[in-house]
RNA sequence: GGUUGCAACAUCCCCGUGGGUUGGGUGUGCUCCGGUCAUCCGGCAGCCGCAGCGAAUCCACUGCAGCC
Numbered sequence: 001g002g003u004u005g006c007a008a009c010a011u012c013c014c015c016g017u018g019g020g021u022u023g024g025g026u027g028u029g030c031u032c033c034g035g036u037c038a039u040c041c042g043g044c045a046g047c048c049g050c051a052g053c054g055a056a057u058c059c060a061c062u063g064c065a066g067c068c
Stems, first nucleotide, its partner, number of pairs: 001068007013054001014052001016061007023053001025050003029047003032043004
């Protein structure tokens, strides 16, 4: 230098740090459609916001151990 495995540190256990992608959760939010005299109610989707999303994956980095 390259490469593989791992996460000790943690207010039970699990969870090293930051970022991206896919998919999910959530909201007295906004848009759309339908019903209704109105108030309201229902419906798949889109946008935006939120987060220890106990989901996967990728990149860079930290630390431990091995291999070339």
Notes: The prediction has a mean pLDDT of 81. Predicted 3D model of a 68-nucleotide RNA (nadA riboswitch) from uncultured Acidisarcina sp. It matches the Rfam family "nadA riboswitch". The family's RNA type in Rfam is small RNA. The RNAcentral record of the sequence draws on MGnify. NCBI's taxonomy places the organism under Bacteria, Terriglobia, Terriglobales, Acidobacteriaceae, Acidisarcina.